[in-house]
This record gives sequence, C1' cells and structure tokens, in this order.
RNA sequence: UUUCGACAAGGGCUAACCCAGGGUGAAAGCCCGGGGACGCAAAGUUAACGGUCAAAGGGAUUACCAUCCUGUGACUGCGGGACCGCCGAG
Repeated sequence: UUUCGACAAGGGCUAACCCAGGGUGAAAGCCCGGGGACGCAAAGUUAACGGUCAAAGGGAUUACCAUCCUGUGACUGCGGGACCGCCGAG
C1' cells in the first nucleotide's frame, strides 16, 4: 500500500420501546436529557445517484367532503458510490 475480517485485544456507535420529558417543524423528521441495548467492521462523514417518507405551500379534479400530483423538506441503521479510519490475518 492492498485484499480480507476472527474463536483476538482495546475500544466505539446505539434500534425498538419507556419518561405527565423538553425544543423545533405544517409534517416526515431532527436536536437535547435520562433509562434501554435490536444490532452494526465503518451503524464515521457525504443527500451527488437510485429508493422510501412528508405535503404546510403550489397545481389538477370536485356542488361539497375528499382524492391525486408536486417545487420543497427529510431518511446515510434502505441500496450501491465517494471520502476519512482502529486492530489484526494474508
């Protein structure tokens, strides 16, 4: 440097759920505190690509209720890609 990842070592992250929790947003979601530990060799970073979620606003339809679409917003623990990286085996 590169490929691989244990029955190794030191560690790391933390799902669901719970709290008369708190903040923010229309919402999806995100952030903060405590508990919790499904799991993860990148469950570190990146929203560029695909996918999924939201629809206040905008558009279409409708007598009305509603329904559909969507700029936009969100998810990296949905997927691959890109970037950084501990330890070890070859």